A computed fold for a 463-nucleotide part of an RNA from a bacterium, annotated as small-subunit ribosomal RNA, 3' major domain.
It was read from a public genome assembly.
Context: one part of a larger RNA
């Protein structure tokens, strides 16, 4: 000087408390451990692994396993020889690949040849999701959006270092004020950026009625500016006026010096090491989907603030040409036929919603709750749904009557709850993820305690 303390003082945070909804019990979905397996590819491991990489595992993906094959190679550059490329028939084969035959002779040209492309050969080389994240770059997580981390000069100290950055106030903040052997400065904080809430001006494809709404461009508006009180005449704090909005208006993006020898050599790049008729490459099939069990994250429930039936109202974000797909018709339905419109404020997904509302029924029961599981019949995508897809109809109707110890999230348009859209994508195991809008709470006395953090101080056999 740090680090640590079941030392002290002060302060903060959904950290506790006060509340609301959950998890932990059930079934299922999904990820992980374990076990099994020819293989169940690999990575991630307290917080910071476990609906994580994976924004889509039937083939492909795919890295794993089995079998069948190739060896200058699936891919790149160079050399030699031949041939345009290529198309068709066709043998063997599960395919990869491979006997054989026929057709074809293009483009540029200085007529030597050349540019693509194919075959064969030679070697330089290719190739490796093989190892090392403890050799690395880049990127990311985390402490933490916590308020800190430093430097120049000066001064003090033999020195390591100190001072500044401590102190008195104050703030969300090393924010600001005052004081001070310090005076200044940098990276952080804040502001500048985006979205949203109010108003104005301008423009308007579309909708339609020219207003309004809406869309999008510019601007205004909030600065403790004004008033009162407190405070050291300060910073600032409390209250008030006006205002759509008030003291950071709300949300986002933005993450200092560093820590975890944190994560990633499997996104990519890359040093070193290793393989080179194989640890490389191609193909088919299988596996990643196994199942005594254990854990995480979720979905659906256990019902009457509910289930079912009928009627009826109100969104926003988005997406669409190998696409979105209207009307009409067929089918109980999934879906099919059909073909209008739309590269979309115009048409469609989508009458765009559901919860909500109105009326009816059920009468507390393992039920008209709950829907797992299983049987039968169908539909769709796709060469192909057996391992291993989704959907519909009928039947079947399991566990489950609110969950031990313990534990999670959330302070307002938040929690809770209801639906909608998108990415990935042929299809989909999405109950996931990323957004959007509808309905819309309760509680916070307080900081003793648990957890994490900041400042000062103290002790130390620690560095």
């Nucleotide at each position: 000087u740090g680090a640590c303390g079941g030392g002290g003082a002060c302060c903060c945070g959904c950290a506790c408390a006060a509340g609301c909804a959950g998890a932990g019990g059930a079934a299922c979905a999904u990820g992980g451990g374990g076990u099994u397996u020819a293989a169940u590819u690999c990575g991630a491991a307290g917080c910071u692994a476990c609906g994580c990489g994976a924004a889509g595992a039937a083939c492909c993906u795919u890295a794993c396993c089995g079998a069948g094959g190739c060896u200058u190679g699936a891919c790149a550059u160079c050399c030699u020889a031949g041939g345009a490329a290529g198309u068709c028939u066709a043998u063997g084969g599960a395919a990869a690949c491979u006997a054989a035959g026929a057709c074809g002779u293009g483009c540029c040209u200085u007529c030597g040849g050349g540019a693509a492309c194919c075959u064969a050969g030679u070697g330089a080389c290719a190739g490796a999701u093989g190892c090392u994240g403890c050799a690395u770059g880049g990127c990311c997580g985390u402490c933490g959006u916590c308020a800190g981390c430093u430097c120049g000069u000066g001064u003090c100290g033999u020195g390591a270092g100190a001072u500044g950055u401590u102190g008195g106030g104050u703030u969300a903040a090393g924010u600001c004020c005052c004081g001070c052997a310090a005076c200044g400065a940098g990276c952080g904080c804040a502001a500048c950026c985006c979205u949203u809430g109010u108003c104005g001006u301008u423009a308007g494809u579309u909708a339609u009625a020219u207003u309004u709404u809406c869309u999008a461009a510019c601007g205004a508006g909030a600065c403790u500016g004004c008033c009162c009180g407190g405070g050291u005449u300060a910073a600032c704090c409390g209250g008030g006026a006006g205002g759509a909005a008030g003291g950071u208006g709300a949300g986002g993006a933005u993450g200092a010096c560093g820590u975890c020898u944190g994560g990633u050599c499997a996104g990519c790049a890359u040093g070193g090491c290793u393989c080179u008729u194989a640890c490389g490459c191609c193909u088919c099939g299988g596996g990643c989907u196994a199942c005594a069990c254990c854990c995480g994250u979720g979905u659906u429930a256990c019902a009457a603030u509910g289930g079912c039936c009928a009627c009826u109202a109100c969104a926003a974000c988005g997406c669409g040409c190998u696409g979105c797909c209207a009307a009409a018709c067929c089918g109980u339905a999934a879906g099919g036929u059909g073909g209008a419109g739309c590269a979309a404020a115009u048409c469609g997904c989508a009458u765009c919603a559901a919860a909500a509302g109105u009326g009816g029924u059920c009468c507390c029961a393992g039920u008209u709750c709950g829907g797992a599981u299983u049987g039968a019949g169908g539909g769709c995508u796709g060469a192909a749904a057996u391992u291993c897809g989704c959907c519909c109809u009928c039947a079947u109707g399991a566990a489950g009557u609110u969950g031990g110890a313990u534990u999670u999230g959330c302070u307002a348009g938040u929690a809770a709850u209801g639906g909608c859209a998108g990415g990935u994508c042929a299809g989909c195991c999405a109950u996931a993820c990323u957004g959007c809008c509808g309905u819309g709470a309760a509680u916070a006395c307080g900081u003793u305690c648990c957890c994490g953090g900041g400042u000062c101080u103290u002790g130390u056999a620690c560095a």